[in-house]
RNA sequence: UUGGAGGGUUUGAUCCUGGCUCAGAGUGAACGCUGGCGGCGUGGAUUAGGCAUGCAAGUCGAGCGAUCCCUUUCAUUGAAAUGUGAUGAAGUCUUCGGACCGAUUCGCAUGGAUAUGUGCGGGAUAGCGGCAAACGGGUGAGUAAUACGUGGGUAAUGUACCGUAAGGAGAAGGAUAGCCUCGCGAAAGCGGGGGUAAUACUUCAUAUUGUCAUGUGCCUGGAAUGACACGUGAUGAAAGAUGGCCUCUACUUGUAAGCUAUCACCAUACGAGCAGCCCACGACCUAUCAGGUUGUUGGUAGGGUAAAGGCCUACCAAGCCAUUGACGGGUAGCUGGCCUGAGAGGGUGGUCAGCCACAUCGGGACUGAGACACUGCCCGGACUCCUACGGGAGGCUGCAGUCGAGAAUCUUUCCCAAUGAGCGAAAGCUUGAGGAUGCGACGCCGCGUGGGGGAUGAAGGGCUUCGGCCUGUAAACUCCUUUUAUCGGAGAGGAAGGCUUAUCUUUCAAAUAGGAAGAUGAGAUGACUGUAUCCGAUGAAUAAGUCACGGCUAACUCCGUGCCAGCAGCCGCGGUAAUACGGAGGUGGCAAGCGUUACUCGGUUUGACUGGGUGUAAAGGGUCCGCAGGCGGCCAAAUAAGUGAAAGGUGAAAUCCCACGGCUCAACCGUGGAACUGCCUCUCAAACUGUUUGGCUCGAGGCUGAAAGAGGAGAGCAGAACUGCCAGUGUAAGGGUGAAAUCUGUGGAUAUUGGCAGGAAUGCCCGUGGAGAAAUCGGCUCUCUGGUUCAGAUCUGACGCUCAGGGACGAAAGCUAGGGGAGCGAACAGGAUUAGAUACCCUGGUAGUCCUAGCUGUAAACGAUGGGCACUAGGUGUUCGCCUUAGGGUGAGUGCCGCAGGUAACCCGUUAAGUGCCCCACCUGGGAACUACGGCCGCAAGGCUAAAACUCAAAGGAAUUGACGGGGGCCCGCACAAGCGGUGGAACACGUGGUUUAAUUCGAUGCUACGCGAGGAACCUUACCAGGGCUUGACAUGCAGGAAGUAGUAUCCCGAAAGGGAGUCCGACCGGUAACCAAUCCGGAACCUGCACAGGUGCUGCAUGGCUGUCGUCAGCUCGUGCCGUGAGGUGUUCCCUUAAGUGGGAAAACGAGCGCAACCCUCACCCUUAGUUGCUAGUAUAUCUUCGGAUAUACGCACUCUAAGGGGACUGCCCGCGAUAAAGUGGGAGGAAGGUGGGGACGACGUCAAGUCCGCAUGGCCCUUAUGUCCUGGGCUACACACGUGUUACAAUGCCUGUUACAGAGGGUUGCCAAUCCGCGAGGUGGAGCUAAUCCCAGAAAAGCAGGCUCAGUUCGGAUCGAGGGCUGCAAUUCGCCCUCGUGAAGCUGGAAUCGCUAGUAAUGGCACAUCAGCUACGGUGCCGUGAAUACGUUCCCGGGCCUUGUACACACCGCCCGUCAAGCGCUGAAAGUGGGGGGCACCCGAAACCCCGAUUUCGGGAUCACGGUGAACUUCAUGAUUGGCGCUAAGUCGUAACAAGGUAGCCGUACGGGAACGUGCGGCUGGAUCACCUCCUUU
Repeated sequence: UUGGAGGGUUUGAUCCUGGCUCAGAGUGAACGCUGGCGGCGUGGAUUAGGCAUGCAAGUCGAGCGAUCCCUUUCAUUGAAAUGUGAUGAAGUCUUCGGACCGAUUCGCAUGGAUAUGUGCGGGAUAGCGGCAAACGGGUGAGUAAUACGUGGGUAAUGUACCGUAAGGAGAAGGAUAGCCUCGCGAAAGCGGGGGUAAUACUUCAUAUUGUCAUGUGCCUGGAAUGACACGUGAUGAAAGAUGGCCUCUACUUGUAAGCUAUCACCAUACGAGCAGCCCACGACCUAUCAGGUUGUUGGUAGGGUAAAGGCCUACCAAGCCAUUGACGGGUAGCUGGCCUGAGAGGGUGGUCAGCCACAUCGGGACUGAGACACUGCCCGGACUCCUACGGGAGGCUGCAGUCGAGAAUCUUUCCCAAUGAGCGAAAGCUUGAGGAUGCGACGCCGCGUGGGGGAUGAAGGGCUUCGGCCUGUAAACUCCUUUUAUCGGAGAGGAAGGCUUAUCUUUCAAAUAGGAAGAUGAGAUGACUGUAUCCGAUGAAUAAGUCACGGCUAACUCCGUGCCAGCAGCCGCGGUAAUACGGAGGUGGCAAGCGUUACUCGGUUUGACUGGGUGUAAAGGGUCCGCAGGCGGCCAAAUAAGUGAAAGGUGAAAUCCCACGGCUCAACCGUGGAACUGCCUCUCAAACUGUUUGGCUCGAGGCUGAAAGAGGAGAGCAGAACUGCCAGUGUAAGGGUGAAAUCUGUGGAUAUUGGCAGGAAUGCCCGUGGAGAAAUCGGCUCUCUGGUUCAGAUCUGACGCUCAGGGACGAAAGCUAGGGGAGCGAACAGGAUUAGAUACCCUGGUAGUCCUAGCUGUAAACGAUGGGCACUAGGUGUUCGCCUUAGGGUGAGUGCCGCAGGUAACCCGUUAAGUGCCCCACCUGGGAACUACGGCCGCAAGGCUAAAACUCAAAGGAAUUGACGGGGGCCCGCACAAGCGGUGGAACACGUGGUUUAAUUCGAUGCUACGCGAGGAACCUUACCAGGGCUUGACAUGCAGGAAGUAGUAUCCCGAAAGGGAGUCCGACCGGUAACCAAUCCGGAACCUGCACAGGUGCUGCAUGGCUGUCGUCAGCUCGUGCCGUGAGGUGUUCCCUUAAGUGGGAAAACGAGCGCAACCCUCACCCUUAGUUGCUAGUAUAUCUUCGGAUAUACGCACUCUAAGGGGACUGCCCGCGAUAAAGUGGGAGGAAGGUGGGGACGACGUCAAGUCCGCAUGGCCCUUAUGUCCUGGGCUACACACGUGUUACAAUGCCUGUUACAGAGGGUUGCCAAUCCGCGAGGUGGAGCUAAUCCCAGAAAAGCAGGCUCAGUUCGGAUCGAGGGCUGCAAUUCGCCCUCGUGAAGCUGGAAUCGCUAGUAAUGGCACAUCAGCUACGGUGCCGUGAAUACGUUCCCGGGCCUUGUACACACCGCCCGUCAAGCGCUGAAAGUGGGGGGCACCCGAAACCCCGAUUUCGGGAUCACGGUGAACUUCAUGAUUGGCGCUAAGUCGUAACAAGGUAGCCGUACGGGAACGUGCGGCUGGAUCACCUCCUUU
């Protein structure tokens, strides 16, 4: 110091390289399913798109005049009402006189309304004025530097409010809004006239340390244009308001002047904070952007600014920037930080904080301390709105909200209570800043959805081997608890300041007014909110999902589906048994969330600073020279840039980390510390690097003397060969090939001799020999010339190494111009070959190849290996020096082997691919693509530089095991060869294909199906077809019920039968009840009805067992331990000899073992022993017969044959040769019945062919269930234009026919074999003896032998076919049997291409028997015996196999792999007449507002500059475009077969020409070519 994990996927397997992909963390997220609560955060990332509505910047009446309201003082006014007096209308009454009533009006008094003025107090406010509005809030469009970060500078600056210090505030004046009035306008608003105030404005005075000019001195500093001190001259200011008081003055009540307090004002200086400007360093991509710039770079003068400055102007000079990337293009706000990471890094810049920029787009200034100003002004553009059409208004990138676009982002809420801001003396007002609240699981954190007990292990569900298991203590049930939710109650904290008041202290002051400052007490202030929290009540009550379960990766079964539907991050699942799709059950993970998608980092050392590579995997430039750059030998000194150390400043806060603390915990928050790895300043050190100086000789170079050489350039010369021409000789061919032909030749070729001409190239020497930088260089001589090496007692003194850009050289092909042209020879022509042959082969042949002058600039330009220096064992060749008497030594080259070491391996190994240092070049998955576009170069061809879209999960290197090769070596087999006989031709039989059919049942299909399953289809078999029936069934088991005159039999009817119906008579088993009695009762069997079930030759041999075929009776196939290799794997098992053999022997890092081989088993061949009936019968005896040979019978006998049991025998044991002198063995021999496994059989390793069989049997799954089951009749499997296979009989004389005479073995037989006898020409019949078999029978063997006939002919060969008549079996012989007799007498005269069997008792040939079976299609199959050959030189070739080795791009393994055109679909992209849009600049035109200049002087006129706009020619970028080029992808398209093996013509590279296409050919090059031979070198002895 606390920090670093890997997995899947290329292969049959392995190691490596290398990409893709996964597990982790994160997010302002979105989407799907789901959703209980709380706290703290967070929320328009897209259209800087458009916006309705409300709010977001005001405040001060203690600056001013005015206005309004309330209260109130005073003055004036004097209403209503009341009282009183007068007046006396109309009406009524009337005595007409008048009276009554009393409207109206007037006077007086009370009354005090109202109004006006004035004053005090309180409130409000449009205007003037002050301050603020430049903050706060939003957004990230622009900006690659006028920005930001870090550190400096300002000797080049400003500063309102605030603080400190010391001063000042005197005098005067003219206006203007408001207001009144008139006018214009729809409105917004504007104009004329009149009058008015100020802390508004103006003038004068005064003035410090202000400003300006100037003088002197001094200080700091890198530098005075600075500061300071002392002067002189000029010049510059102000405003009051409010409260209080009379100490002083005036009138003298109290007020005013005045005084005083506070605030405001003016000037100066300083400070603080803020701001401006400048400098250095840092931080994106692109060179397919390489040159840029004209106010540009600098100077002088002036202008301008707060301020330096081309900031601006005039003049002068011609500079300035740039490969350390200028200029241009693209993208982007920057930072603290945030995410990730072990770190270094990588990514990012949302919330919070600092800075910048912007405010509908563009321009401009005004005001102001501060703006070129988000909610200010002017102008122009776009847009929206109003309009009376004349004109106007507006700017949410403030908070809410709305529309739009989008995958997507919230309340048009409350409050200024707190924090902060503006104004104000203050109260206070304002504040969408802010505080709260709402919405969203968007994130982080916390809590809960209950806890204990509970086994009839309930029900249900799922699975099941049917026994059970799982869900599962889970539930129910029982006992508890109450967080949360609900209801009720109680109830903090955020509140303190300020203000008022009371008391007190200090201070100003004349002062006990008053003010200022302070202390203590009291009063009042909450949006959230009745919130947090607490208490009580009720009741498990209100609360679980989501994803996954093939591997990676924790978690498995069933059903459905059937390459469909679908899944998938990668590998990959799905084609009928899917742990991978969909559902279910179960399980695993996480959990109020869980998954998916998107993006970032990680893993990925896969851009490698930490920490990679380049021989063959991607990657060394074709070679050298060389500027910049990088790096650099030894000694000494100086310095201090790098470097190390100490200190100081800074590195904002927040964040991260540590400690402590506050919310019950946590998230969150607070306090403190540490950290911020950085930058700056200063000091110290001096080893190393740098710099400077001085020296040195070993690096490098020079000098002297030698040496080798196909080093280069030019000129001349030479011989051989070739071709042509001329001449001679000479005659029929030549030439060419696998074979031919085109071609040449009787007009004389080829051949041969002589001569002449021409061009190109230089044999032998010649050599892993030499030279050169590489490309390359080869006859001889001369001239010119470069480099190298060695030796030396000599000189210079680091002068060196490498090298981006640059330059030079650079095979072949190719190009331009001019020559030349013998041979060769792209293109081309012809001939062949071929399915075709635009090729390979042949005959010709043009460019070219050669020379001169120029261009091109590429190759497998290769050691696939950049250059330099140093170090690290050797051995052995060779070239050139030097030394050496001889061995040899030492340098410079050039080969091979090899140690250490390296490498994935192969291999490299002092000539490194080892160990280090320096410099350059290059690589980063495959394809697209050695391509497109752009640029540069080239006459052209083309070269150099060099992408992307899209697409794949690989592409690759080395090595391993196999398999394969028209690769090699060795060996074997009736494999070929040598032979014999067949097949293929004929007829017939059988099987198959095909066709046909209602059906012609099914299977077997190269070898390894086809006389096969079938060892025997007329019915049956039988599975097929037609028709007719049955439905618990033809057959099995169980259960339930029924059942006596029942089942059943005989009989009858329908019918082809099956089956159905009827049914008199007869009439049922066993045991028990029951020691007697049962058809009757009980149980069982049988029967009927019903339920479970039966049944299936239905499907899948690609779900299987078992069995079988084949390679192959081939000699192989493996294991344990050890050893070798990183590993797959090897070794063993290879090598030599040998064998039938991996049989044996020897050698050997192997030693042993297993399955195979062989042997053991059976049989045949020889002998022995034992045993003799049914076998045998020599010998003996007897009997009978006799042709006198003998035969037969019986008995004795078992000697012989035989039978069948047990033994013996053969082992290279013996001899000779060969073999390595040995062994294994081999050739020959002896003996032996047999000799080298004696003949034959049985026996078949690991495995291959998803070989065959579900129709032998068994069996999983699926399917049918009045039918795909089952019964019956009839038909079919026997069809017939054809084709194939296997056989039979033949074609004849080695034969056929007739007659006659011998000799077997092995089998079979009681539902059987069947004798004798007789009948029949015969098949056969009759007959019945014998035999359950060494006894009897089948049973006569045939070929052969003997005798006779036939005489070469479609016959006395051959027998098909057909006719007639018979026999036998069987229920039945028509479809569809066999046999006999007579007659008939077909094809066929030895078989094309091709092909089969056989090596001895074999082939060939002859018959006999048996299985199946009633009979038979048997000419088949299985056995038996008789007769009985020929040939093998040999392993070149065909086929098959074994071992070793080699190449490989194959591994489903050559029936492999794989290339290109064409055709189809989809996708991407280039070009293209053009078309449309964007961008910046250039030229010109127009020219708003405003600043500026000039004139005028409110207004105005002119000029300069200039936004917007317009025109033009170019440039650039994006989109689109008829058509067109290319590329990629896509189970089964077309044409060929280019590559991989010697890939069938070795391949590949560059270049040129040609061709449907892969490609072909020419020239030069490479080995990354197999095989054989030779040469050289090496290894071992």

Predicted 3D model of a 1581-nucleotide RNA (small-subunit ribosomal RNA) from a Candidatus Omnitrophota bacterium.
The source organism's lineage runs through Bacteria, Pseudomonadati and Candidatus Omnitrophota.
Rfam family: Bacterial small subunit ribosomal RNA. Rfam links the family to the GO terms ribosome and structural constituent of ribosome.